[in-house]
RNA sequence: GAUUGAACGUUGGCGGCAGGCUUAACACAUGCAAGUCGAGCGGAAACGAUUCCUUCGGGAAGGCGUCGAGCGGCGGACGGGUGAGUAACGCGUAGGAAUCUAUCCAGUAGCGGGGGAUAGCCCGGGGAAACCCGGAUUAAUACCGCAUACACCCUACGGGGAAAAGCAGGGGACUUCUUGAAAGCUCGUGCUAUUGGAGGAGCCUGCGUUAGAUUAGCUAGUUGGUAGGGUAACGGCCUACCAAGGCGAUGAUCCAUAGCUGGUCUGAGAAGAUGAUCAGCCACACUGGAACUGAGACACGGUCCAGACUCCUACGGGAGGCAGCAGUGGGGAAUAUUGCACAAUGGGCGCAAGCCUGAUGCAGCCAUGCCGCGUGUGUGAAGAAGGCUUUCGGGUUGUAAAGCACUUUCAGUUGGGAGGAAAAGUAGCAGUUUAAUACGCUGUUGCCCUGACGUUACCAACAGAAGAAGCACCGGCUAACUCCGUGCCAGCAGCCGCGGUAAUACGGAGGGUGCAAGCGUUAAUCGGAAUUACUGGGCGUAAAGCGCGCGUAGGUGGUUUGUUAAGCGAGAUGUGAAAGCCCCAGGCUUAACUUGGGAAUUGCAUUCGAUACUGUUUGACUAGAGUACAGUAGAGAGAAGCGGAAUUCCUAGUGUAGCGGUGAAAUGCGUAGAUAUUAGGAAGAACACCAGUGGCGAAGGCGGCUUCUUGGAUUGAUACUGACACUGAGGUACGAAAGCGUGGGGAGCAAACAGGAUUAGAUACCCUGGUAGUCCACGCCCUAAACGAUUAUAAAAACUAGCCGUUGGGCCCCUUGAGGGCUUGGUGGGGGGGGUAACGCGAUAAGUUCUCCGCCUGGGGAGUACGGCCGCAAGGUUAAAACUCAAAUGAAUUGACGGGGGCCCGCACAAGCGGUGGAGGAUGUUGUUCAAUUCGAUGCAACGCGAAGAACCUUACCCACCCUUGACAUCCUCGGAAUCCUGCAGAGAUGCGGGAGUGCCUUCGGGAGCCGAGUGACAGGUGCUGCAUGGCUGUCGUCAGCUCGUGUCGUGAGAUGUUGGGUUAAGUCCCGUAACGAGCGCAACCCCUAUCUCUAGUUGCCAGCGAUUCGGUCGGGAACUCUAGAGAGACUGCCGGUGAUAAACCGGAGGAAGGUGGGGAUGACGUCAAGUCAUCAUGGCCCUUACGGCCAGGGCUACACACGUGCUACAAUGGCCGGUACAGAGGGCAGCAAACUCGCGAGGGUAAGCAAAUCUCAGAAAACCGGUCGUAGUCCGGAUCGCAGUCUGCAACUCGACUGCAUGAAGUCGGAAUCGCUAGUAAUCGCGGAUCAGCAUGCCGCGGUGAAUACGUUCCCGGGCCUUGUACACACCGCCCGUCACACCAUGGGAGUGGGUUGUACCAGAAGUAGGUAGUCUAUCCGCAAGGAGGACGCUUACCACGGUAUGGUUCAUGACUGGAGU
Repeated sequence: GAUUGAACGUUGGCGGCAGGCUUAACACAUGCAAGUCGAGCGGAAACGAUUCCUUCGGGAAGGCGUCGAGCGGCGGACGGGUGAGUAACGCGUAGGAAUCUAUCCAGUAGCGGGGGAUAGCCCGGGGAAACCCGGAUUAAUACCGCAUACACCCUACGGGGAAAAGCAGGGGACUUCUUGAAAGCUCGUGCUAUUGGAGGAGCCUGCGUUAGAUUAGCUAGUUGGUAGGGUAACGGCCUACCAAGGCGAUGAUCCAUAGCUGGUCUGAGAAGAUGAUCAGCCACACUGGAACUGAGACACGGUCCAGACUCCUACGGGAGGCAGCAGUGGGGAAUAUUGCACAAUGGGCGCAAGCCUGAUGCAGCCAUGCCGCGUGUGUGAAGAAGGCUUUCGGGUUGUAAAGCACUUUCAGUUGGGAGGAAAAGUAGCAGUUUAAUACGCUGUUGCCCUGACGUUACCAACAGAAGAAGCACCGGCUAACUCCGUGCCAGCAGCCGCGGUAAUACGGAGGGUGCAAGCGUUAAUCGGAAUUACUGGGCGUAAAGCGCGCGUAGGUGGUUUGUUAAGCGAGAUGUGAAAGCCCCAGGCUUAACUUGGGAAUUGCAUUCGAUACUGUUUGACUAGAGUACAGUAGAGAGAAGCGGAAUUCCUAGUGUAGCGGUGAAAUGCGUAGAUAUUAGGAAGAACACCAGUGGCGAAGGCGGCUUCUUGGAUUGAUACUGACACUGAGGUACGAAAGCGUGGGGAGCAAACAGGAUUAGAUACCCUGGUAGUCCACGCCCUAAACGAUUAUAAAAACUAGCCGUUGGGCCCCUUGAGGGCUUGGUGGGGGGGGUAACGCGAUAAGUUCUCCGCCUGGGGAGUACGGCCGCAAGGUUAAAACUCAAAUGAAUUGACGGGGGCCCGCACAAGCGGUGGAGGAUGUUGUUCAAUUCGAUGCAACGCGAAGAACCUUACCCACCCUUGACAUCCUCGGAAUCCUGCAGAGAUGCGGGAGUGCCUUCGGGAGCCGAGUGACAGGUGCUGCAUGGCUGUCGUCAGCUCGUGUCGUGAGAUGUUGGGUUAAGUCCCGUAACGAGCGCAACCCCUAUCUCUAGUUGCCAGCGAUUCGGUCGGGAACUCUAGAGAGACUGCCGGUGAUAAACCGGAGGAAGGUGGGGAUGACGUCAAGUCAUCAUGGCCCUUACGGCCAGGGCUACACACGUGCUACAAUGGCCGGUACAGAGGGCAGCAAACUCGCGAGGGUAAGCAAAUCUCAGAAAACCGGUCGUAGUCCGGAUCGCAGUCUGCAACUCGACUGCAUGAAGUCGGAAUCGCUAGUAAUCGCGGAUCAGCAUGCCGCGGUGAAUACGUUCCCGGGCCUUGUACACACCGCCCGUCACACCAUGGGAGUGGGUUGUACCAGAAGUAGGUAGUCUAUCCGCAAGGAGGACGCUUACCACGGUAUGGUUCAUGACUGGAGU
């Protein structure tokens, strides 16, 4: 996508044509579904007509219509239903011979003459009923003899056997008898015998017809024969006897499932699935069995028996069978009316009229399906209203609606109105039949009459847009998008997957898309699926080549002649039912539907001809294969013998303290003499060098030497055989190691085991020992990553296509060599075309073609369970399912990672110096506490961080008191200048008052600003979300990287460039190069600093000159320093060497500076959902008399503890005291403050100068000189605490800094661990600034003094490039394995238990049939009779259903417990 006998949800206007219990072959109430014939019969229960009688209730008659019951005939074997059974000659198809056939058609011959019964009816009896019994009487187209026999049957060929029925109509001259009939005649029909046909039925055969081998053997009437029986008929169909057969790997038997077919659905086809409706066949009729009748049945609406069930019953007995049509219950997701009619078609009976017909024709119900129609049409922009949305402008719904103008299909109402109807009947006419103007038949004419459907189809009129649209979907696949709600909830989902606060995926809405009286969902089938591959797949690595040979069946097979004609190919004939599909034409308004014709039906059978190929057969051939002959190489196999080296052990000697072993050790051995060494001996096993991608073998595998036996290969030349060949299901031989059995052997090695180590542990790796085993003989086992992950083999051609080795054989050439060439058999390397998903293969194919075998079909479960076979065992082999997942896998790509590799870098290690970690206190953090200890930052990359400074304020937190358009913004109304001073209450906010003050502009209307009050829009929020965001920032990292365009390569992801060789701090540069270029980064450009020059010279400077109060102080100077502007300078520029003549590196010169001179600013693509909603901004959410605002107090300063960062120390390179030097960079008016003065001091008082190169902070300190201390808890260290003060500030209690006196804790250099630093650096010393009223051990700057070390890149950490492995991609903080615990699910075992089914043996034996029997009974025939023949009942035998007993097989369910598997 197509489809359906569908169901469910939702919606629903009409019609046509179809269809409608797929489940319980479950049980059925009720009604109907098979009767008919009086022209077969005796007759008359009922009804009608007629006649008679009548007591008016009725009765009787005849048999006219008609007809219950009965005898008889025909039909109930058709029609209708269902699919349980059946894997079968059941069905399909094509054939066959040994048969039957009522009715029908055609033919031949006949229908003579008798007899005895019996239903019904009547009478009697039994029973509840069903029904039964007895007696009397009676008919036939019922029954039985006799006669006849053209044909028929049997036969010994002489002969023998066997039939029948009448009825109705006409006419009745002649004959008979009494009116009237009968006989006889005739027409029709019927009957009997028989022949043929048609149609029907039975039987046989070839072929086809599901799955399982975890069903491999089955069979005793079984297979065949003879004889007999039986049947309509052949036949083991049955019986007796004889033989031992028959079937099976081309799948017997068994088990499971199933009605088969035409067809139907899907598909391009091949095929797959299916077998409703319609049609053909079969089977069945409550379950099982059985026969009877009959032409036909072993019988749906017949019989008998058994069983189950239901019903009636008087308990003694009886009745029943919807899988016919309706209908009921039940089951189920689910399937209709207890309708009308025989009008049509068909069937049964009948001469016919006719009767019967739930067959059938119709109607009813159901959108169940297919088809058709409608629900309006045109116009209509103010683009209405409303809805939705919005960037607030609009957009969309949308010409949609309204409005205007039309139309009337369908439905509704009214009226009209076909066709389905032709027959039959009746009356004429004509013909035919006949003796006939009867009957019958044919044709024709008239009349009469027949419609369930039906209010039919159809037509017309009327009215009015009037009565008529839904369903699903809108993340991708897949056409169709937004808002709101929800917040991993609720939910969706076919697959992928959505949903955790901005969901096009959930729910609603608006809009849209698709289909439309339907639309979706579910179920099912086919397709796509080349995903079982015949058409049309594969097997090196994705699933897949048996471990390897030999070989049976089978499959396949070289060249050629003839034969045949099985296959193959062609023609014809028969058949392949109809319907259906397809084509053409016709009929319903169209279509669906239907009618007619054609085609097709790919098949089977028969027949005719053809002979290329395959096959059969015949003859030949030699190229395949093989044999013979002569060589060659070889760890090929088996057996026997021999050899030396080594190891171990034993004996003896020498000799002394260790040996051995390891990363290091120990166990072990050794003074009882080891190890070492020498000599001798013993034993077992293995064979160094040669030795080689060398050789041999089918594979496993094979290695000292010699001998014997033996298999194969190969080469050469000739001869011979003449297709003898290839493969190979089953079968069978071999088959490493380990293992098993028996017996040997045992040197070394060595599972198990023991000890020692290692380790958190170490049932391991290491060490010391050591038993099976390893070895031999015989017998098993039969598996390996048994691998080239590539089965074996043959042939031919092409490739091209060939090149280089190596090994065995042969030939040729010369220059005779370690030579060259040709050929052939092996074995390797790289490689082209080709094919491959790629990797890779590539004459030893994984290329191309052919033959045969094996194997595969998603992952797991599982090579497992059960069963079978094999094995001594271990185990092997064959080999599932339930369940579960949406993947598992291959090859390659880019990253990331590796206790992989290579190269390189970094205070990364190393080498050094100084610290932290220990102490005290400072500061930050965790934790805890609290009313609150506001919030954030949390590995590096949070923790002296936001905070460049919390007593109030800050402040966001807590408690208490207050305000509600608000502390702040805009708008409106009203009032008032604003503003200032002040009293009282209160903690204050605030409340109540008092006083001063009347401003500015003006066009005189008012306006601007400010204050107060009111109203509502709104303000406000340090409330949440940094995982909605902007901006900013950290980090990798100042690491050298990150990319693009075009081209090229690759199926593609991607690669190349960017890799490589050098070089660099650098993807810096050079060279090479399928790449060529380019961009962001690097570098440079910018700032500071180091040198110099020029310009300038105050507040800075002072060389020279003068003055001097001796201070650049003054005059003066412009040299120097300095200041601050402009320039110069450094570029591997120069020289030498190295390098590739490159880039560059090394050394040198010059230079203040040399290879980036030093420092700063500058941070690529990106990573970390890194940090920040509390700087700011901002979406969304939340609060609105409070989560907003004001205010006082408190808190952020708490304190058992823990951590980070700094300070001060522990002292003598020092402390203290005294003295003497030298900076830089900054700050300063609400400020810095000199000098003087007071105070021990912090500081106070007073006060000059300075908006600063001028004044000031401001004495720099370490250093240096002198003195003292003498290794002590000190003259070190300064915590803590007491007292007294100073300063700032409204205010130092919580909670500031500083000063003086006094006090004098820990601490004697710091465990594990850890940090910084490569030069003006570390270390050390002080100074300044921001913040700031005050508060600095912090931060940011400044200068002074001023080292040590770097061998080097093995290691730790981080990073860059290349390469490699990967099962990682959230990327190793990854992935992932197993046990255990808990839950769920399916499954194996299991003492058993319970069903189904089936085998065997036996018991039993209803009904029935057949045989036997003579107990009882007996109309027809025979017989004079007696009796007989025959029959019935009874009894009995055989067969046999149900049932039973015993014992097996198989299957299903269940089972305490238990095993593993899955999620």
Background: Small-subunit ribosomal RNA from an uncultured prokaryote, 1463 nucleotides, folded computationally. It matches the Rfam family "Bacterial small subunit ribosomal RNA". Gene Ontology terms of the family: structural constituent of ribosome and ribosome.